[in-house]
RNA sequence: ACGGGUGCGUAACGCGUGGGAACCUACCUUUCGAUACGGGACAACAGUUGGAAACGACUGCUAAUACCGUAUACGCCCUUCGGGGGAAAGAUUUAUCGUCGAAAGACGGGCCCGCGUUAGAUUAGCUUGUUGGUGAGGUAAAAGCUCACCAAGGCGGCGAUCUAUAGCUGGUCUGAGAGGAUGAUCAGCCACACUGGGACUGAGACACGGCCCAGACUCCUACGGGAGGCAGCAGUGGGGAAUAUUGCACAAUGGGCGCAAGCCUGAUGCAGCCAUGCCGCGUGAGUGAAGAAGGCCCUAGGGUUGUAAAGCUCUUUCGUCGGUGACGAUAAUGACGGUAGCCGAAGAAGAAGCCCCGGCUAACUCCGUGCCAGCAGCCGCGGUAAUACGGAGGGGGCAAGCGUUGUUCGGAAUUACUGGGCGUAAAGCGCGCGUAGGCGGGUUAUUAAGUCAGAGGUGAAAUCCUGGAGCUCAACUCCAGAACUGCCUUUGAUACUGGUAACCUAGAGUCCGGAAGAGGUGAGUAGAAUUCCCAGUGUAGAGGUGAAAUUCGUAGAUAUUGGGAAGAAUACCAGUGGCGAAGGCGGCUCACUGGUCCGGUACUGACGUUGAGGUGCGAAAGCGUGGGGAGCAAACAGGAUUAGAUACCCUGGUAGUCCACGCCGUAAACGAUGUGUGCUAGUUGUCAGGCCCAAAGGGUUUGGUGACGGAGAGAAAUCAUUAAGCACACCGCCUGGGGAGUACGGCCGCAAGGUUAAAACUCAAAGGAAUUGACGGGGACCCGCACAAGCGGUGGAGCAUGUUGUUUAAUUUGACGCAACGCGGAGAACCUUACCAGCCCUUGACAUCCUGGUCGCGAGGAGUGGAGACACACCUUUUCAGUUCGGCUGGACCAGUGACAGGUGGUGCACGGCUGUCGUCAGCUCGUGUCGUGAGAUGUUAGGUUAAGUCCUGCAACGAGCGCAACCCUUAUCGUCUGUUGCCAUCAUUAAGUUGGGCACUCUGACGAGACUGCCGGUGAUAAGCCGGAGGAAGGCGGGGAUGACGUCAAGUCAUCAUGCCCCUUACGGGCUGGGCUACACACGUGCUACAAUGGCGGUGACAGUGAGCAGCUACCUCGCGAGAGGACGCAAAUCUCUAAAAACCGUCUCAGUUCGGAUUGCACUCUGCAACUCGAGUGCAUGAAGUUGGAAUCGCUAGUAAUCGUGGAUCAGCAUGCCACGGUGAAUACGUUCCCGGGUCUUGUACACACCGCCCGUCAAGUGAUGGGAAUUGGUUCUACCUGAAGCCGGUGCGCUAACUUUUGAGGCAGCCGACCACGGUGGGAUCAGUGACUGGCACUAAGUCGUAACAAGGUAGCCGUAGGGGAACCUGCGGCUGGAUCACCUCCUU
Repeated sequence: ACGGGUGCGUAACGCGUGGGAACCUACCUUUCGAUACGGGACAACAGUUGGAAACGACUGCUAAUACCGUAUACGCCCUUCGGGGGAAAGAUUUAUCGUCGAAAGACGGGCCCGCGUUAGAUUAGCUUGUUGGUGAGGUAAAAGCUCACCAAGGCGGCGAUCUAUAGCUGGUCUGAGAGGAUGAUCAGCCACACUGGGACUGAGACACGGCCCAGACUCCUACGGGAGGCAGCAGUGGGGAAUAUUGCACAAUGGGCGCAAGCCUGAUGCAGCCAUGCCGCGUGAGUGAAGAAGGCCCUAGGGUUGUAAAGCUCUUUCGUCGGUGACGAUAAUGACGGUAGCCGAAGAAGAAGCCCCGGCUAACUCCGUGCCAGCAGCCGCGGUAAUACGGAGGGGGCAAGCGUUGUUCGGAAUUACUGGGCGUAAAGCGCGCGUAGGCGGGUUAUUAAGUCAGAGGUGAAAUCCUGGAGCUCAACUCCAGAACUGCCUUUGAUACUGGUAACCUAGAGUCCGGAAGAGGUGAGUAGAAUUCCCAGUGUAGAGGUGAAAUUCGUAGAUAUUGGGAAGAAUACCAGUGGCGAAGGCGGCUCACUGGUCCGGUACUGACGUUGAGGUGCGAAAGCGUGGGGAGCAAACAGGAUUAGAUACCCUGGUAGUCCACGCCGUAAACGAUGUGUGCUAGUUGUCAGGCCCAAAGGGUUUGGUGACGGAGAGAAAUCAUUAAGCACACCGCCUGGGGAGUACGGCCGCAAGGUUAAAACUCAAAGGAAUUGACGGGGACCCGCACAAGCGGUGGAGCAUGUUGUUUAAUUUGACGCAACGCGGAGAACCUUACCAGCCCUUGACAUCCUGGUCGCGAGGAGUGGAGACACACCUUUUCAGUUCGGCUGGACCAGUGACAGGUGGUGCACGGCUGUCGUCAGCUCGUGUCGUGAGAUGUUAGGUUAAGUCCUGCAACGAGCGCAACCCUUAUCGUCUGUUGCCAUCAUUAAGUUGGGCACUCUGACGAGACUGCCGGUGAUAAGCCGGAGGAAGGCGGGGAUGACGUCAAGUCAUCAUGCCCCUUACGGGCUGGGCUACACACGUGCUACAAUGGCGGUGACAGUGAGCAGCUACCUCGCGAGAGGACGCAAAUCUCUAAAAACCGUCUCAGUUCGGAUUGCACUCUGCAACUCGAGUGCAUGAAGUUGGAAUCGCUAGUAAUCGUGGAUCAGCAUGCCACGGUGAAUACGUUCCCGGGUCUUGUACACACCGCCCGUCAAGUGAUGGGAAUUGGUUCUACCUGAAGCCGGUGCGCUAACUUUUGAGGCAGCCGACCACGGUGGGAUCAGUGACUGGCACUAAGUCGUAACAAGGUAGCCGUAGGGGAACCUGCGGCUGGAUCACCUCCUU
């Protein structure tokens, strides 16, 4: 050795559970006995003395229940069965407490065994006291526990050894459970006590508060020596995100000692601190609408906070104050404690926070901010209207708490025992053979291991659960029950599985008779072709390509003929045909040889199946040695291509390809589908056989090989008796993407490399199948002035105009491929005008409201100052309306005040509206139904046809809508009506349709007719339609216009207008003068005029149609060379005017920088206008530039079109080469759809969906991070050899010392010495783990770096796999393989 603490070590009989035999046990209980006679010391103490201290030393005295001897021995121990050995202690005064020996019990403990008990195989071999035996020693006790000898065993794939981690359990948390995680508090066991070793004492320790030694550390020291061990309770320091008082008491419960009183007890009972957890309670209750104030929002009406507050009426838990006052103690004794409880008093008084409000997920607005600041669990918010950031108001949730962080389980069937998968998503070993193992046909008997049932033992208590009880309730505690799913023993059952024995033939194999075959190995042999060599003929090219060149050839090539040599491969047959386990196998013959199928049913009798390890085979490339080498051909060289071309193409060409032997051991080694067995509709080919029949054929059966298809399966696509269906057996494999099939380690290899195989880090995806689109240097069909065929242009010149750029004080601004650029702008000298400079105004140039004043306002004329706006002042004219007569109202003006006005300031990526574009392309959708898990599909596809989703036919679709077409306008023909301003055939008249007359014609403009594939023929399917024809003014939409589906482009416009938000407010508003928008090295677009003879010039002078006109068009006359001017008629227009058309025709010029062309410039004019300087148009005279038909490229147009000619109009004072209209003259060409561009439909591929202007790969460069290698270096752990050997036990010795006993000599003892063992330590060598490490390898990540463009479409050379070589890089090339390749063709199959 209890109690108390801690979890270092320990993967172990340590723990749990259940057993076992060879043991001990103080105190306690029971029983049997004994307790007799003696002896010698040593502390304390006294004296002396050493030391700083701790602590001693010497001398002397003394007691005991301390120590020793003798006697005795019921039982006890040993024994060679003769015998031998061994005990005690008294105290106290009459009652006890003791002591000794022994037996038994109880309690406690020691030992052994079965089973259970973490991860790693990148730890596969470990072990010498190791395994066993005999003997001895040793222990309380079995045992290699120890020793001697003998034997060579023992453990291990059912995981030994090693490494890492860890106290185990009852339990706890979670979970429906099975499980998973965990081992605080409480309880049981173990281990430890500064680190390591050791024993002593003792019943019990190898001992937390004992000893010895070694070591580290701390302390004391007089330097000589000493002392210490909080993982006890408090407390301190340190570390840390973080964890309490140096409290009270032994009153209770319990423990130790004591006869007892009692002492000790940081065990324990209490108190203190901490919202750390659980539980309970409060912070008030009722009433209260003027829905107060304030806040917030607002559509300005209101809403909300909100009965909330205030106010009024109540209550007093908790808290405060005062009083009383326990149980716990059955006689006494109370730390807690004046505590719990109870009574009384006052007063709503003292008492609410935290998180959240984008979705998940309950709860919404405003302001601020502007990819900033920030948020974030995941998705994701934030780039000027943020329910996501921050604040506020409001709301939601929980509440003395709330939220975050961390951890565990759950959800997660996401490791799947319950309860998953592997053709394409991750996942079937490349394929056999086969060991261990797993699983295994039928019958009988037996056994009872598994299995099932009953009984007994155990499964500690606490916990959980159920029922009760006690604290006011609850948490908590107590009582009872159930449970503890487990293990052991025993009895029984025997269906199934297993064991044993015997038998069977359906599995498997053997035998006999047939069959097919590129199955394998070896030897031989054949013909065609390529190349080379020789010879002949023959002459200038050949070869090669998209086109070329390198190359070969006059030294005779290519071509052709004959002869020869060599090597390699075997045309046709040939076939989703055959054989083989797979890789693979192809001329013919022979030899040897493996397997399969069919038929027979003689034999064996479960001999089967799968198969971890193991072992064999294993395409191509590659390696080694030796041969061989015709063709082909990595590397390499040259030529091309190209921006480059380390490629694709071409010319050459070496390894290699071939043979023999030996390695390698991988492929998209694929059916991306492991092997075996059974079961589950069919149809149709084909290969090898058998059987039957009525036999050109049919039926049936076995084995192989294909296609389609049903049930079923599947995410789907698809599979479907050759399963991916339904089951069984066994093996292999998977667990998000990347890192990575990589690193390290091991094994294999000559090497290349193979095999086994991670982690850090990083991402929120990666992936499969299918759908809709879009796209394709995919396919099919179709259309378009898309190409082609034509005509005329642009690009060259000069000028005009727009734009860029530049310039500028300003050159205001918008528009930018088509679809910006003669566009907004249908017209910038001022104005416009938005820009610039300067000068002015500030409630404003304009609107509404308020106050005060005036009664007008206005018009005309003439002034002053000023650049003008503006300011000042005069004259003339005119004197508002209603009226209840009030300065009442309205209206107008002036002045003032503030609300406000104003903004061509920003945002077209906040918007409305409008517009462009694809495109006048033929499309875009819906309802119901049907199909599909679904996205979606069908309809809308198909066969025809059309300009057309136009129409017809068919069809799981039937209908419908927006588009198409038609309806509308115009034009072409006719009719009716209307006849003036129009017209004139007839009659009259005139210079003249001028007039009379007329309305026939033209025309006008209203209504009608007409054209519909209606008719005929052909074709087509009898349809739709198409072709031709007739008639007709017009014929198949007659010509032209208006009309623009769903949508696309964040297309355009905030500067037409409207408008949210932001911004400015003596200015970013308003006014004015002047300037600018007109600049000018250049560049581009659109036009005009030309370059001339199809023309210029001159002359003659015929024929149109739109339109416009009163601040207008202007006849006519006069003047002027002319622009124009001066007069002046008519006309608000079928009447008058513009108005003359021009090209046409005739003459002339004769090819030239001209009689072309007209720019530029000078002079002089005209017109408009307040004003032509910057900066208008026109006229006359003079001047007379470039330009001789335009490079690459590019535009328009298909018929009254192009081309060409003139005319009119809008805007407008004036200004057009622009724009919008009008007519005149008036062509050419279209074979056709190969190509370019755009579009439509169907189909196909896709790694695209911001949709190919897509996606995306690798090197290089920069930054960051983790990681591998690495000379070396630092440390830990461990093994091994040797050295050393403290303390200690044991053994030996014991000369020195020695009270008890003694036969005086010894026994015994002690010290000392020696030896074995052994901790620490030392030296050397390994193994392993971790850290650091110059340099170095790849990897990952990072809005806008460089180079290319490898992949996705046929990705522009189909891609990919293995291997080898090469290259800045993606990659390229060779060889073999795959389809997870598009397209075309052939073949085959299915349906009708």
Small-subunit ribosomal RNA from an uncultured Alphaproteobacteria bacterium, 1392 nucleotides, folded computationally. Its Rfam family is "Bacterial small subunit ribosomal RNA". Its mean pLDDT, the model's own confidence on a scale to 100, is 84. RNAcentral holds the sequence, with entries from ENA, Greengenes and SILVA.